The RNA shown here (Bacterial RNase P class A) has 366 nucleotides and comes from Methylogaea oryzae. Rfam family: Bacterial RNase P class A. The family's RNA type in Rfam is ribozyme. Gene Ontology terms of the family: tRNA processing, dimeric ribonuclease P complex and ribonuclease P activity.
RNA sequence: GGAGUCGGCCAGACAGUCGCUGCUUUCUUUACGGAAGUGGAGGAAAGUCCGGGCUCCACAGGGCAAGGCGCCAGGUAACGCCUGGGAGGCGCGAGCCUACGGAAAGUGCCGCAGAAAAUAUACCGCCUAAGCGCCGCAAGGUGCCGGUAAGGGUGAAAUGGUGCGGUAAGAGCGCACCGCGCUUCCGGUAACGGAAGUGGCAGGGAAAACCCCGCCCGGAGCAAGACCAAAUAGGGGAGCAUGGGGAUUCGUCCCCGACGCGUGGCCCGCGCGGCUCCCGGGUAGGUCGCUUGAGGCGUUUGGCGACAAACGUCCCAGAUGAAUGACUGUCCACGACAGAACCCGGCUUAUCGGCCGACUCCCCCU
Numbered sequence: 001g002g003a004g005u006c007g008g009c010c011a012g013a014c015a016g017u018c019g020c021u022g023c024u025u026u027c028u029u030u031a032c033g034g035a036a037g038u039g040g041a042g043g044a045a046a047g048u049c050c051g052g053g054c055u056c057c058a059c060a061g062g063g064c065a066a067g068g069c070g071c072c073a074g075g076u077a078a079c080g081c082c083u084g085g086g087a088g089g090c091g092c093g094a095g096c097c098u099a100c101g102g103a104a105a106g107u108g109c110c111g112c113a114g115a116a117a118a119u120a121u122a123c124c125g126c127c128u129a130a131g132c133g134c135c136g137c138a139a140g141g142u143g144c145c146g147g148u149a150a151g152g153g154u155g156a157a158a159u160g161g162u163g164c165g166g167u168a169a170g171a172g173c174g175c176a177c178c179g180c181g182c183u184u185c186c187g188g189u190a191a192c193g194g195a196a197g198u199g200g201c202a203g204g205g206a207a208a209a210c211c212c213c214g215c216c217c218g219g220a221g222c223a224a225g226a227c228c229a230a231a232u233a234g235g236g237g238a239g240c241a242u243g244g245g246g247a248u249u250c251g252u253c254c255c256c257g258a259c260g261c262g263u264g265g266c267c268c269g270c271g272c273g274g275c276u277c278c279c280g281g282g283u284a285g286g287u288c289g290c291u292u293g294a295g296g297c298g299u300u301u302g303g304c305g306a307c308a309a310a311c312g313u314c315c316c317a318g319a320u321g322a323a324u325g326a327c328u329g330u331c332c333a334c335g336a337c338a339g340a341a342c343c344c345g346g347c348u349u350a351u352c353g354g355c356c357g358a359c360u361c362c363c364c365c366u
Base pairs, nucleotide, nucleotide: 001362002361003360004359005358006357007356008355009354010353012331013330014329015328016327017326018325020040021039022038023037024036025035026034027033042337046348047347049346050345051344052343053342054221055220056219057218067216068215069214070213071085072084073083074082075081086100087098088097089096090095101212102211106210107209109205110204123152124151125148126147127146131144132143133142134141135140160178161177162176163175164174165173179201180199181198182197183196184195185194186193187192225288226287227286228285235279236278237277238276239275240274243256244255245254246253247252259273260272261271262270263269295314296313297312298311299310300309301308302307332335
């Protein structure tokens, strides 16, 4: 100098003017307004995918079903998250990735190709030692019965691999090494690793097919839920008022008349109607839930770390048609993705540009 890996941080800056909104103080007035001070989106506020708090409902206890998770240990309120480790894979490396229990409980699946895809099997090839037939004096030839998984070919995958011996040809048939299973010992909390011995060696793959094993799990969600409470209509009670007729399931209903109200200057007409008070439920509306919290920052201590403890310090949006904005000026590296709605912890996805730290590889110079 170049190329990378991992972790952390920022998210245009400053000034002025005019607004919006929460809180506090104060003034005026009695629920509106003024003034001053002060707070006012994010690293993802997003997707709503996990885990919890909180609220209501359900619930003696246990189990089934459904769903989820799945190497080991730790962290945490909890998790499918995080940290550390193991194993496997990728990279020269710093590092990165992994649904990583069980295929000998059972059922099912393995397209095409191929002889054969799971009770293994003989397509090409290789062999003719043994047995039988024929030819031949014999050596031998040929046919049958057979043997063979070494070689070829198919496939993602073909019944451990390489080599030597062995054999008619072959084959864990025998042996050495590697791999695998089992046993013991050692190291480690464990996953697991190492060593020694032993067994010729087992029935391939796939469980992100059903399934089996182990563990977790009651449901719904702030439009949860709690409180206050109009107008109108309806419910209950008390009092007052109440003519005639009819129907009735005895709760009421229908017709006529009178009266009242509305329309209208008045009449007719038309429309509506028992009156007053009290009680309770619910609606509109309002208040709470609502932001002090598994909270932020700093120091120290413990821990490899995630994290935890102690002490100190700070208060940092809380709207409800829903505020967090607009304009002007200056400057620069010219500004991305995007906006709270009960609250936290995660994961995932989107994102202009920049800064810091640790580390790796390559090249050059001294």